[in-house]
RNA sequence: UCCCAGAUCGUCUAGCGGUUUAAGAUCCGGCCCUUUCACGGCCGUGACCGGGGUUCGACUCCCCGUCUGGGAG
Numbered sequence: 001u002c003c004c005a006g007a008u009c010g011u012c013u014a015g016c017g018g019u020u021u022a023a024g025a026u027c028c029g030g031c032c033c034u035u036u037c038a039c040g041g042c043c044g045u046g047a048c049c050g051g052g053g054u055u056c057g058a059c060u061c062c063c064c065g066u067c068u069g070g071g072a073g
Base pairs, nucleotide, nucleotide: 001072002071003070004069005068006067007066010026011025012024013023018056028044029043030042031041032040049065050064051063052062053061
């Protein structure tokens, strides 16, 4: 320098052009349980990398950039 893949709650992962409300696990907070802690149960907080475009509508499709991983020279 070129090619490919990816970027989603604090962390790991799923998801999709609208009508399911962005879902699950874990962390964290509260309540219940327990003599207490732990375990367990219930509830809650919390996210679509940035910019532009297409579209009636974009987290999703396209382009550019940034970053990460892999490959070629």
Overview:
A computed fold for a 73-nucleotide RNA from Cladochytrium tenue, annotated as transfer RNA. Rfam family: tRNA. The sequence is in RNAcentral, with records from ENA. Its mean pLDDT, the model's own confidence on a scale to 100, is 80. The source organism's lineage runs through Eukaryota, chytridiomyceta, Chytridiomycota, Cladochytriaceae and Cladochytrium.